[in-house]
RNA sequence: GGGGCAGUAGCUCAACGGCAGAGCAGCGCACUCAUAAUGCGCGGGUCGGAGGUUCGACACCUCCCUGCCCCA
Numbered sequence: 001g002g003g004g005c006a007g008u009a010g011c012u013c014a015a016c017g018g019c020a021g022a023g024c025a026g027c028g029c030a031c032u033c034a035u036a037a038u039g040c041g042c043g044g045g046u047c048g049g050a051g052g053u054u055c056g057a058c059a060c061c062u063c064c065c066u067g068c069c070c071c072a
Base pairs, nucleotide, nucleotide: 001071002070003069004068005067006066007065010024011023012022013021018055026042027041028040029039030038048064049063050062051061052060
């Protein structure tokens, strides 16, 4: 220098172009003599950044940033 993949909650990951979710973690309550486990509930996001397409973008297009891999 060229190419590929990935970036969404604290972590691991979902999401036919039409309301951003799950599990774990955290917090509260129940249960228990108590703890754990279990059950119920709650909070938590500028969807890596900037443009474009569209009535509408996490998703499609362009550029950039970061990480990993391959080629040279």
Annotation:
Predicted 3D model of a 72-nucleotide RNA (transfer RNA) from an Acidimicrobiia bacterium. Model confidence (mean pLDDT): 83 of 100. Its Rfam family is "tRNA". By type it is a transfer RNA. Taxonomically the source falls in Acidimicrobiia (Bacteria, Bacillati, Actinomycetota).